[in-house]
RNA sequence: AGAGUUUGAUUUUGGCUCAGAACGAACGCUGGCGGCGUGCCUAACACAUGCAAGUCGAACGAGGAAGGAAUCUUCGGAUUCCUGAGUAGAGUGGCGCACGGGUGAGUAACACGUGGAUAACCUGCCCUAUGAUCUGGGAUAACAUUUCGAAAGAGAUGCUAAUACCGGAUAAGCCUACACAAUCUUCGGAGCGAGUAGGAAAAGAUUUAUCGUCAUUGGAUGAGUCCGCGGACCAUUAACUUGAUGGUGGGGUAAUGGCCUACCAUGGUUACGAUGGUUAACUGGUCUGAGAGGAUGAUCAGUCACACUGGAACUGAGACACGGUCCAGACUCCUACGGGAGGCAGCAGUAGGGAAUAUUGCGCAAUGGAGGAAACUCUGACGCAGCCACGCCACGUGAGUGAGGAAGGCCUUCGGGUUGUAAAGCUCUGUCAGUGGGGAAAAAAGACCCGCAAGGGAGAUGAUGGUACCCACAAAGGAAGCACCGGCUAACUUCGUGCCAGCAGCCGCGGUAAUACGAAGGGUGCAAGCGUUGUUCGGAUUUAUUGGGCGUAAAGCGCGCGCAGGCGGAUUGAUAAGUCAGGUGUGAAAUCUUGGGGCUUAACCCCGAAACUGCGCCUGAAACUGUUAGUCUAGAAUCUUGGAGAGGGAAGUAGAAUUUCGCAUGUAGGGGUAAAAUCCGUAGAGAUGCGAAGGAACACCAGAGGCGAAGGCGACUUCCUGGACAAGUAUUGACGCUGAGGCGCGAAAGCGUGGGUAGCGAACAGGAUUAGAUACCCUGGUAGUCCACGCCGUAAACGAUGAGCACUAGGUGUUGCGGGUAUUGACCCCUGCAGUGCCAAAGCUAACGCAUUAAGUACCCCGCCUGGGGAGUACGGCCGCAAGGCUAAAACUCAAAGGAAUUGACGGGGGCCCGCACAAGCGGUGGAGCAUGUGGUUUAAUUCGACGCAACGCGAAGAACCUUACCUGGGCUUGACAUCCCGAUCGUACCUUUUGGAAACAUUAGGGUCAGCUUGGCUGGAUCGGUGACAGGUGCUGCAUGGCUGUCGUCAGCUCGUGUCGUGAGAUGUUGGGUUAAGUCCCGCAACGAGCGCAACCCUUGUCCUUAGUUGCCAUCAUUUAGUUGGGCACUCUAGGGAGACUGCCGGUGAUAAGCCGGAGGAAGGUGGGGAUGACGUCAAGUCCUCAUGGCCCUUAUAUCCAGGGCUACACACGUGCUACAAUGGCCGGCACAAAGGGCAGCAAUACCGCGAGGUGGAGCUAAUCCCAAAAAGCCGGUCUCAGUUCGGAUUGGAGUCUGCAACUCGACUCCAUGAAGUUGGAAUCGCUAGUAAUCGCGUAUCAGCAUGACGCGGUGAAUACGUUCCCGGGCCUUGUACACACCGCCCGUCACACCACGGGAGUCGAUUGUACCGGAAACCGGUGGGCUAACCUUCGGGAAGCAGCCGUUUAUGGUAUGAUCGGUGACUGGGGUGAAGUCGUAACAAGGUAUCCGUACCGGAAGGUGCGGAUGGAUCACCUCCUU
Repeated sequence: AGAGUUUGAUUUUGGCUCAGAACGAACGCUGGCGGCGUGCCUAACACAUGCAAGUCGAACGAGGAAGGAAUCUUCGGAUUCCUGAGUAGAGUGGCGCACGGGUGAGUAACACGUGGAUAACCUGCCCUAUGAUCUGGGAUAACAUUUCGAAAGAGAUGCUAAUACCGGAUAAGCCUACACAAUCUUCGGAGCGAGUAGGAAAAGAUUUAUCGUCAUUGGAUGAGUCCGCGGACCAUUAACUUGAUGGUGGGGUAAUGGCCUACCAUGGUUACGAUGGUUAACUGGUCUGAGAGGAUGAUCAGUCACACUGGAACUGAGACACGGUCCAGACUCCUACGGGAGGCAGCAGUAGGGAAUAUUGCGCAAUGGAGGAAACUCUGACGCAGCCACGCCACGUGAGUGAGGAAGGCCUUCGGGUUGUAAAGCUCUGUCAGUGGGGAAAAAAGACCCGCAAGGGAGAUGAUGGUACCCACAAAGGAAGCACCGGCUAACUUCGUGCCAGCAGCCGCGGUAAUACGAAGGGUGCAAGCGUUGUUCGGAUUUAUUGGGCGUAAAGCGCGCGCAGGCGGAUUGAUAAGUCAGGUGUGAAAUCUUGGGGCUUAACCCCGAAACUGCGCCUGAAACUGUUAGUCUAGAAUCUUGGAGAGGGAAGUAGAAUUUCGCAUGUAGGGGUAAAAUCCGUAGAGAUGCGAAGGAACACCAGAGGCGAAGGCGACUUCCUGGACAAGUAUUGACGCUGAGGCGCGAAAGCGUGGGUAGCGAACAGGAUUAGAUACCCUGGUAGUCCACGCCGUAAACGAUGAGCACUAGGUGUUGCGGGUAUUGACCCCUGCAGUGCCAAAGCUAACGCAUUAAGUACCCCGCCUGGGGAGUACGGCCGCAAGGCUAAAACUCAAAGGAAUUGACGGGGGCCCGCACAAGCGGUGGAGCAUGUGGUUUAAUUCGACGCAACGCGAAGAACCUUACCUGGGCUUGACAUCCCGAUCGUACCUUUUGGAAACAUUAGGGUCAGCUUGGCUGGAUCGGUGACAGGUGCUGCAUGGCUGUCGUCAGCUCGUGUCGUGAGAUGUUGGGUUAAGUCCCGCAACGAGCGCAACCCUUGUCCUUAGUUGCCAUCAUUUAGUUGGGCACUCUAGGGAGACUGCCGGUGAUAAGCCGGAGGAAGGUGGGGAUGACGUCAAGUCCUCAUGGCCCUUAUAUCCAGGGCUACACACGUGCUACAAUGGCCGGCACAAAGGGCAGCAAUACCGCGAGGUGGAGCUAAUCCCAAAAAGCCGGUCUCAGUUCGGAUUGGAGUCUGCAACUCGACUCCAUGAAGUUGGAAUCGCUAGUAAUCGCGUAUCAGCAUGACGCGGUGAAUACGUUCCCGGGCCUUGUACACACCGCCCGUCACACCACGGGAGUCGAUUGUACCGGAAACCGGUGGGCUAACCUUCGGGAAGCAGCCGUUUAUGGUAUGAUCGGUGACUGGGGUGAAGUCGUAACAAGGUAUCCGUACCGGAAGGUGCGGAUGGAUCACCUCCUU
């Protein structure tokens, strides 16, 4: 410090996720040791048991154990005295119990923090100082006796003491009242001094030295109260308040105060957030962060609050009291049922809750606390120990050497690699744990002794603990795991699995080759821990003060006026609130940081420093802001003159047109549409003319012109009225800008009341269209549209751009008003201000774009945004007559949703161009029969593959056996085939043969008897038998592959280097103007070049020349039946080499180009014809069954051998063909002309036989020599005469031929007989542009045989093309896009099903709370008199005073009634979300096939449709305007 994730890729916006640190944690696996810390976050739930607050005999009464001595003695003991830590329990009294310890329920508050105030207060014990401590009295507990009670406990009578209680005296000083004078003061008071009057004290104990007690002063400490400021959320909580706000008197308190009360006044709080609701103890700090911040408030420390729940007071210096009291309530326990007892949120511990948190331990040795004079007692505070890897820190689990790189594991390309110096082995060491021995510090005061004091001295005390630590001993011995290894993110292979099982933080893995699941090997990281989960901060500049945004991504209110608020021109003076500086007080300690120090180190602990960014006070500065007093005119406003304008309101008026009505002319149609129909019309329409009525809107002018804040405003005239602008002098003197709330205006639609209604026209009706058509189109038509008044308050109310002010290059239009020059004038030119457009620089922007009318550079104010969906929805509130508007969530769900631009693809977008693409033609297919292939069906099997074009006479250039892969049956298992090893046999191979069998196979007999050499033999070779490595597979995967092929397409394209442009994907080049068959060429151009394609080079064909003439040819000569022979090679031909064609020439055209058009010459003319040749790529196209090959699978079988069968089946459907339907023909006879091929396991002539297929036979030929071989259409002659025929030949019967072991399933051909369908073929569809179509025959491969197929060859030989509107395919440019698996795309809504969360809901249940009333415990206070009473007084009667009782005020729990808020639940219901391949349509994205969207209204299964107004975030074409050149 960043990274992953939206896309085909890019950039941006934006969310989600990760890497870090931390924790009072929990869970999983694992676990050696020590130190230091931490340890109920949940039920402030309930608690058994023990302990946690007592102490003082030097305050008091009572109480005399043990022991000693003396006397007596019955020898048991008794009595007296002394001593006895005044020992134990209880009581009176004093002090303490308000500390310490726990918890965080309540509390949003002066509770806390911080800084102040107290002149409005108190303070036991402690310190300081002063002065006192006199004199009397009456009781009472304990105790004794007794009563009641189960108990707890209570009562009665009697006795007694005090530092308990009471009276009196005294009063330096104190308190109260009164008046006086210093001093201080915040002006309210405080306070010294002296005076007068009144008032209040005390306690004694003992060891005789002290302690205690009382009063007063001051201090210290600790409390109380008040105030400024600070720290949570909700406005879907906006108003709250009657002791309420203030005053006076009184009461109360330690003390101010409505704290309480009586009276008086009517105030007080609040948008700077009152009131209400929700949540919460606060802080120092802690965690995180660079910081600012954010989160948090365990342990430690400060404060507060609480003590079963609620209320209350008492005592006391202090409490409204955790281990006190009273009352009420709930709960638990005891009970004799009458009544009682209790409060762990003290330490342990128990139950329960929970994911989860410890011992019913030791000790007062230390520190601290209470009491005491002290010894000492008490102390679950505390010091220690125990449990738990809960955290931090430290140590160890060994070190060195050791390569045969052992074995084993894993992987492997089989060579090896890796685990790995790792182990073993050898040499060492001894931390920890273990055993034995030694063994601390923490302890020194107080008390005691000496001393006047300062000080000195002796001795005692350890829970931890026989612990830390030290020494010795033996022994590598007892001590390593966890997570991860697709990217982020360090670390990779094999096997298993096969969208299963599973993983996952995000992206995403898994559908047979998974580095992502599970396991193993290996590796990486951390390590006594490691991972997971949860939470917080960070990353996140993703709430932005530091430090974000709002044209299109989320985001500018529809527009204005304006209160509060915020901000505010120039200048001078004052002030000092803000600001700045210095000083000072405070900011507790601990923590953090830092310098040292102590534990062996560290964690940890100690000492010091710094810091604590804050607040208060004092002093100073005066620039800026503020305040204040003046001044100014540049902002703002006023005034005068002027012109412009659809600015607003009201009244009136005009003409054109539509419609209706009347009359007239006139006759059959009109109207409407893509085409129609509904509709109107012979009852006279439409058309035409005249007249009338009525409503609405104002053509041309008219313009990106004008006006207005926006909505909006358009005939003319008049009246009323607002604003802006120009020019000008004068005036005021900052009067300004913005603007939360608030108020007003606000298109269309809509609503109410009343009018009006010509046209148009939601709804509705009818007609069409359609699969349907609740639409688009047509005919009608109601609300409405219009007017008046009143509502509504929304729009794509848009420049998707808030208002104001200032600054920052220009150019060019236009509107209004000026100035200058000039002119008779209008124009023109220069220039200023105010508007309104376009282009463009800098700058900005993610880009598009904006650009003086900013989206630039700054200031100021307001509004708004924070992922998508849910949702602008629900609930609540406000507004509205309603429709609805404004405000405005959450649960849940997704990992995206978006913006701009790029490349493609696509469009029922556009432009240009091409192609047998259409058109123009010729001939077919589709109908028939047959052939062949496919589907389907059938079957034991009908082997497999190929499926739009680009599968279907395709693989297959040829299935009777074989082929053959399929089926049935029979065999075989190292195998039919290859290599290696062992054994046997030497011949083997081969030929003939016997038996069984369907054959394979098994078996018999015979023939045959190898080669080389270093020749006793070995080697090669062969066969048989055996063992195991292995063979074998047309088994699977063409979606693991190579190779080959098809297709777009012989279409003209596809790219690269460098440069340039762009943040980038990319662009440019390759686009543009011409041209071409062509990215062919030319010109231009930020491009310049290049490559693969095109073309050419190659083959063939067309002309000529030349060379060469055999098997070819024959003009001349001779010859023959015959180029047969001689001869010749001129010609043809053959096959070698050349020439030729290049837009080269001429004319025209074109841009002086490329080229195009025409012409000449030429065998051929613009690529002469044909072929071969197939760019980058696309289709996971085809092929594992040609071959090769990874992986998987089979191995007495999925291998292999054999026989038979099947691939040839047959209701049917499709493709491709053949033959036909006839006379341009069929049949018969005669005659003629090819090319290209093939031939020795072959082609085969002449000849003979057969009607024929063919047979016999065999010349010739290894081929320009011989053969196949007859070419056929054609020509000549004849016949048939339009018919199911002398057309057509299927089918069937019979007889044959050939091939072949073998023609039954299942060959071809021949002859005789038979003679089916078919009379030119529906919708639809195919081929072809010239030697082509059409037609005619010939040959070859395969092949024993089998051709209507395939591949070739020649013969005869047309028609048509105006042209590019349309169909199909393609190329280039451009445009739109929500597509990128790319339109066979994407995608919307209803309905049906499942699940999830939410809203409404008759109600119902609970919690909290308000109001009114009832009732009212305990208690304080007040009142009370008829009860009772020791201290004092008394005139002894009583009084004073008190106690109990009763009454009253206040009041807790409780009750009744009625509201409010929140929550749970609820039949049913509503929409929403998510789901697999459901249903219906096709709304949107392209002009999405009716452009879309916004608001509104109506309608409809649904998306949606239509009306009205609006937007462009609409394509295309045309026109206008403007700009650039």
Small-subunit ribosomal RNA from an uncultured prokaryote, 1525 nucleotides, folded computationally. Model confidence (mean pLDDT): 83 of 100.